[in-house]
């Protein structure tokens, strides 16, 4: 240089065009003589930028980190 993969909540992972979900960590509340444990209840996220479409995490286009190949 050229192809490929990958990117989502603080953390590990889902979601193949129609309300972004789960564990787990963390926070508050019950319970308990205190702590764990266990129960409930909130916050918290689609790498950026731009198109198509009523309507994009999802399709295209560009670019960014990372990885893996091949020159």
């Nucleotide at each position: 240089g050229c192809g490929g993969g990958u990117g989502u909540a603080g953390c590990u992972c889902a979601a193949u065009g129609g309300u972004a979900g789960a564990g787990c960590c963390a926070c508050a509340g019950c319970c308990u003589u205190c702590c764990a444990a266990g129960c409930u209840g909130a916050a918290a996220a689609c790498g950026a930028g731009g198109g198509u479409u009523c309507g994009a995490u999802u399709c295209c286009c560009u670019u960014c980190a990372c990885c893996c190949g091949c020159u």